[in-house]
């Protein structure tokens, strides 16, 4: 510090999205140890148990228990005994004193207001902060003075009666006190009444002195103390009051009767409407009151560069609350969590009359939720109540318990280990990777386990809950300890396999439809790690609410337009003040936190200590530059005061002139009018046309213009008063009087409303009439509302310059409006200056770019108004204003990932130019209409195999389907399998022959049978075994090569430069010219490539060489006839090599380029004809079936042999063609004149038979020789318009030839037979010259052929083209687009 996402591509504007941080978090998957925090965010929901405030016997009475003192005293061990008895420890009970560190009700004290939870209410002096209190109180503490005399009645406890189940009382009696009450003393305390001095902040305050009143006390005692009282100060706590700050909403604008404020009480610790009575009407509010919704607040925390934003768990400081409300008592302090009364809900208890409770204390339960823990231990440490103190009391704290809930720290093991094992994944099969990882071999002991030994915290003789804990030592095992996310960009990390728009994934783009780096598992790899992801919430990035730090012509946004309150803002000099500001200083800004140094737990975390910081508040003493405040002055801001322009305005007029329509009367006849055509309409009852007169209402032609005016609407004949602004000149006056402008007020087209006039034209709605699939439309004919005009309402427009107002300040040119000034001159044009307004270009600057540019969208100030993603939507609801239609204000849910602005490239247009082409037009000939050939479609079949399907499939792949081809179907076989290579194992052959079965293929069986040899085996060959086969199965949308098409169109690039912020443009545009981007000229371009054009072949003339198989002029032979012979090398003609044509000459044109001409020459003129040549690219265009190939399939079958069928079927569509419908012909005769090409399993002369296809005989040719081979079309004659002497389908019958074989299913040949058809509908093709048209000939494939097809040859030979409007195709400019899969787009409504 970005980044993904809008387009084909680009800039821009803008949302959504992503990486970072953080958490009382939850949830998945996993989980070794310790350390230090931290755990009901939701039900302030309801709670069982037990704990959380008691304490003091040194304030008291009284009981009970021990010990005791003394008394009495049943009884009595023991010892002695004279056996009668003595003695007499000890002792129950009784009464007594006295102690007690003993219990614990009661009176009494002090404490339960602190600790400890919770966040419900609260927008508030509740919280922060700084001040006040001259208006206040504070137990327990500390200081200081002073003081305690001396009486009294009671009362619980207790006993007794008594009521109730039970809480709980009620009466009688008795009884103490640091409990209670007077009585005395008592100041400088309170109170009243007056004085004086000083202060200060308004009431007032301190001091001092007078005089009257009023209030006190408690005692215990171990004799050391401890406590009581009063009065003054101190410290702590708290109460009040005040200035700033503290959240959203105006779809909440008015609120408010104790209200606001006086004066008297009362009330409080204290001010005070706190409360009360009179009195007055005031108090709050746009600086946002009331109302409503939400919230505890703060130190702080988490982001941020920071300004901010967010929260307000833990810790610490305020406040509120304690089941829900409401009250007060006590107290120094409560209107009291664990106190009291009522009241309401709820649970318990009950004998039904009544009572009893309150976990938001600490644990715990139920419940709610996605979710938060032990009914632990201990008063040993800190603190806290009570007590003189031991001491007791503390769930307050200390601690330990569960939770990876966070934040830190260690650890799972170091080191050597290459045969780079195995297993895995993946290969191009070679290897690669995991991976030095593992194994193995040294080493170590940190955690955890196991032994020993063992603290600190502790004072005040002792007493530690943690804890037998940290922490130390020892021995002893790599052993007990690693997962989770992710790998298509963004964002670090790929690959096979599975799936096939399924299943899934996804934060945003988006990913899956058979080759997914995106789904799912697997290898493998990146991130972090005892955690990793997800979710859910905050900040951040978002300068995406913009103070810092944004905008508003067109993206979202300038209010329609003024006047104008309140508010913001404001010219020049000068003095003072000192609010703002700036500075010193001082108080406060608690502590914890943060940051930085230092320091203690081995180290972090955490914890101590220093310091900074805490940007703030407040005093306080200074400073005056700016800003404000006063006061004084100036003139440029603004005003005020003369002429001239103007369609400013509102009104007034028997003004006005042309149209229009109506009346009326005239000529006048048959139509008129209308419209793309047409019709509704009107007219013989006389329309329209015309001419006269007349009448209504509306609007003012021409001048008239980037003309003027006005705030904006807007504003046009003329006169004629009357009001309004603006500009110019001159500088007399006032002296900042000014600018914008919320609220507010007037204004405001068109339409429409109300009332009442008027109504010529026009005209919603309505009517007919046309259009059309319909046609509530657009065209027509009428025609009501309105369109006028008075007066009110309405208040909106694309009310726009889609540009608020207002001031300065910034090059220039120029046109034009309204003015003022100088110049000049022969009063004639004209130049220059200069102010206000409207235009146009255009530097600088702005701008996303279009564009704007002194009339800013430059630079700058002041004020308003608006604007934050698109749809929902300017719509709901609510309030307002409206006579009503509406208008104004104005959201949400919900949905998307864009919507959008300007600008390029293409591509489209039933935009526009300009141009070409058998594209139209002229013309010639077809096709569609019949038969038949071929081919598709469809149907049928066991199978009719497959592929081509607008041009650019269809007589195409096929330039040869009877077997075979042959992929299809049936059925019979065969599985190293039809061929070959390698490796091994067997035989001994190999071949040849017979035979049987079959439909063949293929099975059976038989016979006969090696070579070479160094004897070791080789060589051939069968046969079986193993790898490698083999598919015309699938994908042309995995692919190569090849095609075809636009298109033989004239494009299509590139370098460097220039231009643009960039897609991208220039160049390649423009003028002319061309078949051509073909040239020339222009020219920010200059050059270049790839087409184009030439080079190439063929052909059209001529020449040189060459002459056989070709030719034959001359010479000679010669036949019946012949280049037949000799010859010749001229001519044809075959071969080579060469010349020619190039706008070269002439004319006309033009700047060239080049364009023309019955130009000349020439065989050939302006590219001579034709061919080969197909540019970047377009159609996922065709072909995995020609061939190659990647990837899936199949492997006794989807492979391969083989007989047989089928690829030939036919209710029926189509497209090529072929022959015809006849006389420009049909038959039969006659006899000439080509090219190109073919041939050995061939072409065949010649005989010769056959009507003929052909057969038999036979010569000559591998060919300029010989053969195919006859060219036809021509001409002669003849039929005479007829389904024919046309026309030849279709069928009998009879043959020929090819072939293993013509049945399915050749092809000829003769004999017969003799269909449709009489030029063919919409439509549609092909051609511009040796071109259409017609005639024939050849050749490839090929045994032969279904060829009337294709490719080639040549003979005869034409008409047209006026043109450039209109159809298709192209091509270049330019112009609109909301199209980019690109108009066969895109997109709306309505139904499903």
């Nucleotide at each position: 510090a970005g980044a993904g996402u809008u387009u084909g591509a680009u800039c821009c504007u803008g949302g959504c999205u992503c990486a970072g941080g953080a958490u009382g978090a939850a949830c998945g998957c996993u989980g070794g140890c310790g350390g230090c925090g931290u755990g009901c965010u939701u039900a302030a929901c309801a709670c069982a148990u037990g704990c959380a405030a008691g304490u003091c016997g040194a304030a008291c009475g009284a009981a009970g228990c021990a010990u005791u003192u003394a008394a009495g005293g049943a009884c009595g061990a023991u010892u002695c005994u004279u056996c009668g008895g003595a003695u007499g420890a000890g002792g129950a009970c009784u009464u007594u004193u006295a102690u007690g560190a003993c219990u614990g009700a009661g009176c009494g004290g002090c404490g339960g207001a602190c600790g400890g939870g919770u966040g419900a209410g609260u927008a508030a002096c509740g919280c922060g902060u700084g001040g006040g209190c001259a208006a206040c109180c504070u137990g327990c503490c500390u200081u200081a003075c002073a003081c305690a005399g001396g009486g009294g009645g009671a009362u619980a406890a207790c006993a007794g009666u008594u009521a109730g189940a039970a809480a709980u009382g009620a009466c009688u009696g008795c009884u103490a006190a640091u409990a209670c009450c007077g009585c005395a003393u008592a100041a400088g305390a309170c109170c009243g009444c007056a004085g004086u001095a000083c202060c200060g902040c308004a009431u007032g305050g301190u001091a001092c002195a007078g005089c009257g009143g009023c209030a006190a006390a408690a005692a215990c005692u171990c004799c050391g103390g401890u406590g009581g009282u009063g009065u003054a100060a101190g410290a702590u706590g708290g109460g009040c009051c005040c200035g700033c700050g503290u959240c959203u909403g105006a779809u909440u604008a008015g609120g408010u009767a104790g209200u606001u404020g006086g004066c008297g009480g009362g009330g409080u610790a204290a001010c005070g409407g706190c409360c009360c009575a009179c009195c007055a009407a005031g108090c709050c509010g746009a600086c946002g009151a009331u109302c409503a919704g939400u919230a505890g607040c703060c130190g702080a925390c988490c982001u941020g560069a920071g300004a901010g934003g967010g929260u307000g768990a833990c810790c610490g400081g305020c406040c509120a609350c304690a089941u829900u409300g409401g009250g007060a008592c006590u107290g120094a302090g409560a209107c009291a969590c664990g106190g009291c009364c009522c009241a309401g809900a709820c649970u318990c208890c009950u004998a039904c009359g009544g009572g009893a409770g309150g976990c938001a204390g600490c644990a715990g339960u139920g419940g709610g939720g996605a979710a938060u823990a032990u009914u632990g231990c201990a008063c040993a440490a800190u603190g806290g109540g009570g007590g003189a103190a031991a001491c007791c009391c503390u769930g307050a704290u200390g601690c330990a318990g569960c939770g990876a809930c966070g934040c830190c720290g260690c650890g799972u093991g170091a080191g050597c280990g290459a045969u780079g094992a195995a297993g895995u994944a993946u290969u191009u099969c070679g290897g690669u990777a995991u991976g030095u990882a593992a194994a193995g071999c040294u080493c170590u002991a940190u955690c955890a386990g196991c032994a020993g030994g063992g603290a600190a915290g502790a004072a005040u003789u002792a007493g530690g809950a943690c804890g037998g804990u940290a922490c130390c030592u020892g021995a002893c095992u790599a052993a007990g300890a690693a997962g989770c996310c992710c790998c298509g960009g963004c964002u670090a990390a790929c690959u096979a396999c599975g799936u096939g728009c399924c299943a899934g994934c996804a934060g945003c783009c988006g990913c899956g439809g058979u080759a997914a780096u995106a789904c799912g598992g697997a290898a493998g790899g990146u991130c972090c790690g005892g955690g990793c992801g997800u979710u859910a919430u905050c900040c951040g990035g978002a300068u995406u609410u913009a103070u810092u730090g944004g905008g508003u012509u067109u993206a979202a946004a300038g209010g329609g337009a003024g006047c104008g309150u309140a508010g913001g803002c404001c010219g020049g000099c000068u003095u003072u003040u000192a609010a703002g500001u700036c500075a010193g200083c001082u108080g406060u800004g608690a502590a914890a936190g943060u940051c930085c140094g230092c320091g203690g737990c081995u180290c972090a975390a955490c914890c101590g200590u220093g310091g900074a910081a805490u940007u703030g508040c407040a005093g306080u003493u200074g400073a005056a530059a700016c800003u404000g405040g006063a006061g004084g002055c100036c003139u440029u801001g603004a005003g005020u005061g003369c002429a001239c322009a103007c369609a400013g305005g509102g009104a007034u007029g028997c003004c006005g002139g042309a149209a229009u329509u109506c009346a009326u009367g005239g000529u006048g006849u048959a139509g008129c009018g209308g419209u793309g055509a047409a019709a509704u309409g009107c007219u013989u009852a006389g329309a329209u046309a015309u001419c006269a007169u007349g009448a209504a209402g509306a609007a003012c032609u021409c001048c008239g213009a980037u003309u003027g005016c006005g705030a904006a609407g807007g504003c046009a004949g003329c006169a004629u008063a009357c009001c309004g602004g603006c500009g110019c000149c001159c500088a007399a006056c006032u002296g900042a009087c000014g600018c914008u402008g919320a609220a507010g007020c007037a204004c405001g087209a068109a339409a429409g409303c109300g009332u009442g006039g008027g109504u010529a034209u026009c005209g919603a709605a309505c009517a007919g009439g046309a259009u059309u699939a319909g046609a509530u439309a657009c065209c027509c004919u009428g025609g009501u509302a309105g369109u006028c005009c008075a007066c009110g309402c309405a208040g909106u427009a694309a009310a726009c310059g889609a540009u608020g107002a207002a001031u300065g300040c910034u090059a220039a040119u120029u046109g034009u409006c309204c003015g003022g000034a100088g110049g000049g001159a022969u009063u004639g044009a004209c130049c220059u200056c200069u102010g206000g307004g409207u235009g146009a270009u255009a530097c600088a600057g702005c701008g996303a770019a279009a564009g704007c540019g002194u009339u800013a969208a430059g630079c700058a100030u002041u004020c308003c108004a608006c604007c934050u993603g698109g749809g929902g939507a300017g719509u709901a609801c609510g309030c307002c204003g409206g006579c009503a239609a509406c208008g104004g204000u104005g959201a949400a849910a919900c949905u998307c990932a864009a919507a959008g602005g300007a600008a390029u490239u293409g591509a489209c247009g039933g935009g526009g130019g300009c141009c070409c082409g058998c594209a139209c037009a002229a013309g010639c000939g077809g096709a569609g209409g019949a038969a038949c050939a071929u081919g598709u479609g469809g149907u049928u079949u066991a199978a009719u195999u497959c592929g081509a399907u607008g041009a650019u499939a269809c007589g195409c792949g096929a330039g040869g389907a009877a077997c075979c081809u042959u992929a299809c179907c049936c059925g019979g076989g065969c599985u190293c399998a039809a061929a070959c290579g390698c490796a091994g194992g067997a035989g001994g052959a190999a071949u040849a022959c017979a035979u049987u079965u079959g439909a063949a293929a293929g099975g059976g069986u038989g016979u006969a049978g090696c070579u070479c040899u160094a004897c070791g085996g080789a060589g051939u060959c069968u046969u079986c075994u193993g790898c490698g086969a083999g598919g015309u199965g699938c994908u042309g949308c995995a692919u190569g090569g090849u095609u075809g098409u636009c298109g033989u169109c004239a494009g299509c690039u590139c370098g460097u430069g220039c231009c643009g912020u960039g897609a991208g443009g220039u160049g390649u545009c423009g003028g002319c010219u061309u078949a051509a981007g073909u040239g020339c000229c222009a020219u920010a371009a200059c050059g270049a490539g790839c087409g184009c054009a030439a080079c190439c072949c063929c052909u059209a003339u001529c020449g040189a060489c060459a002459g056989u198989u070709g030719c034959c002029a001359a010479c000679a032979g010669g036949u019946u006839a012949a280049g037949c012979u000799g010859g010749g090398a001229a001519c044809u003609c075959u071969g080579u090599c060469g010349a020619g044509a190039c706008u070269g000459c002439c004319g006309g044109c033009g700047c060239a380029a080049g364009c023309u001409g019955a130009g000349a020459g020439g065989a050939a003129g302006g590219c001579g004809g034709g061919g080969a040549u197909g540019a970047c690219g377009u159609c996922a265009a065709a072909u995995c079936a020609g061939c190659a190939c990647g990837g899936c399939c199949c492997u006794u079958a989807c492979g391969u042999c083989c007989g047989g069928g089928g690829c030939g079927a036919c209710a029926c569509a189509c497209g090529u063609g072929u022959u015809a419908c006849a006389a420009u012909g049909g038959c039969g005769g006659c006899c000439a004149c080509a090219g190109c090409g073919g041939g050995a399993a061939g072409c065949c002369a010649g005989g010769c038979g056959g009507c003929g296809a052909c057969g038999c005989c036979g010569a000559g040719c591998g060919g300029a020789a010989c053969c195919c081979g006859a060219a036809a079309a021509g001409c002669c004659g003849u039929c005479u318009c007829a389904g024919u002497u046309c026309g030849g389908a279709u069928u009998g019958g009879a043959g020929u030839c090819u072939g293993c074989a013509a049945c399915c299913c050749g092809a000829c040949u003769c004999c017969a037979u003799g269909a449709a058809g009489c030029u063919g509908g919409a439509u549609u093709c092909g051609c511009u010259a040796g071109u259409a048209a017609u005639c024939g000939c050849g050749c490839a494939u090929c045994a032969g052929c279904c060829a009337c097809g294709g490719c080639g040859c040549g003979g005869u030979g034409a008409a047209u083209a006026c043109g450039a409007a209109g159809c298709c195709g192209g091509g270049c400019c330019u112009u609109g687009u909301a199209c980019a899969c690109a108009c066969c787009g895109c997109c709306c409504g309505u139904c499903a």

Annotation: Small-subunit ribosomal RNA from an uncultured bacterium, 1392 nucleotides, folded computationally.